[in-house]
Parts: sequence; C1' cells; structure tokens
RNA sequence: UCGUAGACGCCGCCGAACCGGCUCCCUCCUCCCCGGGGGUGUCGGACCGGGGACCCACCGCAGCACUGGGGUGAAGCGCAGCCGGCCUCCGGGCCGCCGCGCCGGGCGACUUCCCGUCCGAAUCCGUCAGCUAACCCGGUAGGCGGCCGUGGAAGGAACG
Repeated sequence: UCGUAGACGCCGCCGAACCGGCUCCCUCCUCCCCGGGGGUGUCGGACCGGGGACCCACCGCAGCACUGGGGUGAAGCGCAGCCGGCCUCCGGGCCGCCGCGCCGGGCGACUUCCCGUCCGAAUCCGUCAGCUAACCCGGUAGGCGGCCGUGGAAGGAACG
C1' cells in the first nucleotide's frame, strides 16, 4: 500500500415485518433515586395477508390434452437448442444449462423523468377456497450493504 474476515457504533437497502403503554429480570451511569440500553410476558395503534353474502363472474355445446386445485411474493408468458438428465400413452412433458422477445420488480441515500445497473427466487395449504359488506382468523420474520457514496435535469426540503 492492496485484499480478505471479524467485533462495536452509526447510516442505509429488500420486505407488512414498525411505533407505543404496562409488568418482571439483566445491564450502564453510580452506591441509591432519576435516566439510558437489552430481554420475557401482555395490551393497544399502524401496516400486511387469508377466509367470508347479495350483485356480478363461472356454470352451456363441440374438439384436444391431462401433470388436481389454490395462496404469499416482482418472481410471469412466448420462441429456440436436435445440448444433458428423467418420464412417456411415443403425441409429448418436466428439470438443468444457454440465448432472444414481451412483461414484472429493486437500486443509484428527498420526489419525478431520463440514463445506468441488477433481480424474475423461494415457499405454504392439503383435494379445498372467484369477487365479496358485516363478520372471522393470522403475521409483524429473515436477509444484506456502506462508513463515504457523490449519474444528468427539473422541483422541493433542510441548514446558513
């Protein structure tokens, strides 16, 4: 000097995953009161999700196929490969990889536009649920980055 990893503190990002009261415990100041921080239990607010009427939608006929259906979430749709694996009723289907198009989402430390850049996962219910007032039920997790970034324009806000 560069890189990597960890701890504390502060700042920030995805996400609903935040705010406050009370109780007891731990800890710091300080030996006590006061005050700060953390934890357990509980209550409330706020936010999020699910179930759940009328009305509406679906419900009719024909053909093909068959791998039930549904929810959270941005995490979807289509085309292509004679690539790999599995299944096959031999029509094809699924997964992985790799491309293209459409579409959806995050970030660039106030907002919008432009521009740039990244993501398109995972999981839950258990044969069952369209929308849905009243009503009922549930969640408030987890994961990451920076400690100096400074993308451009317009408009704000704060400070001076």
A computed fold for a 160-nucleotide RNA from Geodermatophilus sabuli, annotated as c-di-AMP riboswitch aptamer (ydaO/yuaA leader). The organism belongs to Geodermatophilus, within Bacteria. Its Rfam family is "c-di-AMP riboswitch aptamer (ydaO/yuaA leader)". About the family: This family represents a conserved RNA structure found upstream of the ydaO and yuaA genes in Bacillus subtilis and related genes in other bacteria.